[in-house]
C1' cells in the first nucleotide's frame, strides 16, 4: 500500500430497514427482601440512541460513501 472481518450498556453477546414492536439478554452495579451474618435465592431499578460524519428511504443499529480504531491475508 491492496483486500477482508470486527466496532451495540462497565464486560460478553443478540438484533441485517417497518411504522405505536418500543434497542433485548446474561454477568456486573444500586435499592429492597431473605439470613444471627456473609453468600446464594427473590423483587424492583439505573445504565447504550448502536465507533465518528455524511447520504439513500416515508422509515436505518441494519443499505451506500468517507474517516477512525482493532484483527487477519497478500505485497
Nucleotide at each position: 500500500g491492496a483486500c477482508g472481518c470486527u466496532g451495540u450498556a462497565g464486560c460478553u453477546u443478540a438484533g441485517u430497514u417497518g411504522u405505536c414492536c418500543u434497542a433485548a439478554a446474561g454477568c456486573g452495579c444500586g435499592a429492597c427482601u431473605c439470613u444471627c451474618a456473609u453468600g446464594a435465592g427473590g423483587u424492583c431499578g439505573a445504565g447504550a440512541u448502536c465507533g465518528g460524519g455524511g447520504g439513500u428511504u416515508a422509515a436505518a443499529a441494519u443499505c451506500c460513501c468517507c474517516c477512525c480504531a482493532g484483527c487477519g491475508u497478500c505485497a